Notes:
Predicted 3D model of a 112-nucleotide RNA (SAM riboswitch aptamer (S box leader)) from Petrotoga mobilis SJ95. RNAcentral holds the sequence, with entries from Rfam and Ribocentre.
[in-house]
RNA sequence: UCCUUAUCGAGAGAGGCGGAGGGACUGGCCCGAAGAAGCCCGGCAACCUGCAUAAUUUAACAAAAUUAUGCAAUGGUGCUAAAUCCUGCAGAGAAAUUCUGGGAGAUAAGGA
Repeated sequence: UCCUUAUCGAGAGAGGCGGAGGGACUGGCCCGAAGAAGCCCGGCAACCUGCAUAAUUUAACAAAAUUAUGCAAUGGUGCUAAAUCCUGCAGAGAAAUUCUGGGAGAUAAGGA
């Protein structure tokens, strides 16, 4: 970098350093010196992970795998304005940040 699968309307600081930008991209609409990005600390969260219980399958002595539920932030990531802020293609609708699907994107796990 590419492929596959799953998820994306919940949740999270009146802290320190820092100084002007930021919300992926387009068009919007927003956030920002009452201080942006970034770094540190704090916090959120169960995707991987660990433990427990149940069911199923293989095996049937032992055990292993899968699924579901619950608990855990010790470990690997992630996240911490607004629905992935809305949107970009197709359909519906008088119209709408109105509905459905798709695309794009983000994150995780696995693979090339």
The prediction has a mean pLDDT of 84. The source organism's lineage runs through Bacteria, Thermotogae, Petrotogales, Petrotogaceae and Petrotoga mobilis.